[in-house]
Large-subunit ribosomal RNA, domain I from a Candidatus Aenigmatarchaeota archaeon, 541 nucleotides, folded computationally. RNAcentral holds the full RNA, with entries from ENA.

Context: one part of a larger RNA
RNA sequence: GCUAAGGGUGGAUGCCUUGGCACCUGAAGGCGAUGAAGGACGUGCCUAGGCUGCGAUAAGCCCGGGGGAGGUGCCUAGGAACCGUUGAUCCCGGGAUCUCCGAAUGGGGUAACCUGAUCUCGGUAAACCGAGAUCAUCCGCGCAAGCGGAGGCGAACCCGGGGAAGUGAAACAUCUCAGUACCCGGAGGAAAAGAGACCAAUAGGCAUUCCCUGAGUAGCGGCGAGCGAAAAGGGAGAAGCCCAAACCCAGUUUUUAACUGGGGGUUGUAGGAUAAACCCUUAUAGGAGUUAAAAAAGAAGUUCUUAGCCGAAUAGCCUGGAAUGGCUAGCCAUAGAAGGUGAUAGCCCUGUAGGCGAAAAGAACUUCUCUCCUGGGUUUAUUCCUGAGUACUCCGACGGCAGGCAGCGUUGGAGGAAGCAGGGGGAAUUACCCCCCCAAGGCUAAAUACUUCAGGUGACCGAUAGCGAACUAGUACCGCGAGGGAAAGGUGAAAAGCAGGCCGGUGAGGCCGGUGAAAUAGAACCUGAAACCCUUAGCUU
Repeated sequence: GCUAAGGGUGGAUGCCUUGGCACCUGAAGGCGAUGAAGGACGUGCCUAGGCUGCGAUAAGCCCGGGGGAGGUGCCUAGGAACCGUUGAUCCCGGGAUCUCCGAAUGGGGUAACCUGAUCUCGGUAAACCGAGAUCAUCCGCGCAAGCGGAGGCGAACCCGGGGAAGUGAAACAUCUCAGUACCCGGAGGAAAAGAGACCAAUAGGCAUUCCCUGAGUAGCGGCGAGCGAAAAGGGAGAAGCCCAAACCCAGUUUUUAACUGGGGGUUGUAGGAUAAACCCUUAUAGGAGUUAAAAAAGAAGUUCUUAGCCGAAUAGCCUGGAAUGGCUAGCCAUAGAAGGUGAUAGCCCUGUAGGCGAAAAGAACUUCUCUCCUGGGUUUAUUCCUGAGUACUCCGACGGCAGGCAGCGUUGGAGGAAGCAGGGGGAAUUACCCCCCCAAGGCUAAAUACUUCAGGUGACCGAUAGCGAACUAGUACCGCGAGGGAAAGGUGAAAAGCAGGCCGGUGAGGCCGGUGAAAUAGAACCUGAAACCCUUAGCUU
């Protein structure tokens, strides 16, 4: 050195799963000055530490409900003292307590600390001490006293205000990345949008939103890289309304004018007001309603949620440490889903199918109480009204639209309408015709987006995987900080976790012995690969 065997080391592999991942369904979609989220410090009979719970009433207090024999949470065993069929522990609902910090709010402050004022009460009359309450700022209303509100947090989703660069273009500047990331403001359970001054094109559609398609089309583009619609069509879902004005009534005021409240009224084949004429209808009736169109409350019922309850049916023999295995003979099944139990269990346990259940709190729906409305239409007249520094024009700049110099929108400068015989639009522009619509006020459910949570499912993972985290994990550790960020699972069916003896340092570690099916399952504990180390035997040199 090679070969074989046996060991050590090491922790791969196999098996397992307390944990993850994805999707679906459901619920909830907020919490907060009645002090949140998140923390600090405390809190246990023996409790030093971590987790959980709780707050000086401190692993708990009270009430109601469930449940039924044990219990005083986990790592974590033990001791002590107790509690419990007069129903504890435990689970659910409601209530009480709830230190200090934190929006933190009496003032201050290097968070969890320091220190005031006023009133009341107590300790002894005072000093002083203690307890309770009030005292921040901003906004709205109000003369004021005062009353009401806001502030902060939250995973994603949403709207708005700002807004990159790496990159791609094989360099780079227009362009792209991208209105992305990020910052700021704001809201809701969804948000936003939304009831035509729309889209179309000789036919018509009929608010908005979302999906499919149209379509990688029409187009845009240093016509490069790339970017990239819309209408129509098919679906999901469907819902429409209210003001301002004219006119009338009332009220108020500095009464030639305006404001407030009520009625009226809301549209484009124009509509409305006003005036006149005419028709229909009209009540112990009809209609509507808290998501818009006005808004509040109560009762009853049903269903559901937050604890739970009932729930069928097996024995013998054999092997074995153990029966759920094998054999034999049965039984249940609206239940042969699943998990556990000493190996593989429909009939052992928990369950499953199928049924049942709430004192209390909450949700939805229905009904009733309740609330609201009651006129509509035609014709004629042409008197009045129909959103102004607006539309629009010129110069300049910009925006998002797939997209330019057009149109649309915003705006600096200069001009500036009409008002129904009116006005805007139909993708440069002008004219004629044709068609569509009514801006300069507002509201609006559903279909859509997301998921901290619960349940279900999986040709998802199985400890270098799967969340970073199966375990004291956003922990240890690193960093002044923002921030970064691990490793680490498995004895056995049951601790039965090795009494006693021996060696040894009253060690470590072993040996005998005992337990166990197994100890080469002995806690550095299932299996235990390889590298690496050693021993023994053989061969070769």

Notes: Its Rfam family is "Bacterial large subunit ribosomal RNA". Gene Ontology terms of the family: structural constituent of ribosome and ribosome.